Background: The RNA shown here (transfer RNA) has 72 nucleotides and comes from a Patescibacteria group bacterium. It matches the Rfam family "tRNA". Its family is annotated with triplet codon-amino acid adaptor activity in the Gene Ontology. Model confidence (mean pLDDT): 82 of 100. The organism belongs to Bacteria candidate phyla, within Bacteria. The sequence was found in a public genome assembly.

RNA sequence: GGCCCCAUCGUCUAGUGGUUAGGACGUCAGCCUCUCACGCUGAAAACCGGGGUUCGACUCCCCGUGGGGUCA
Repeated sequence: GGCCCCAUCGUCUAGUGGUUAGGACGUCAGCCUCUCACGCUGAAAACCGGGGUUCGACUCCCCGUGGGGUCA
């Protein structure tokens, strides 16, 4: 340098055009307990950046950025 794949809460991840963007772990609050832990309930927390297509984009297309793989 060519080609291919990936990018979603703090972390891991689901999401094939109309979802309140879901789950697990973690965090916070309450309950429980003499206290902590465990357990139960609840809450906060995310679509890498810019453009395009579309009535509508996390989702499709282009460019970029970052990561990975492969060939040289």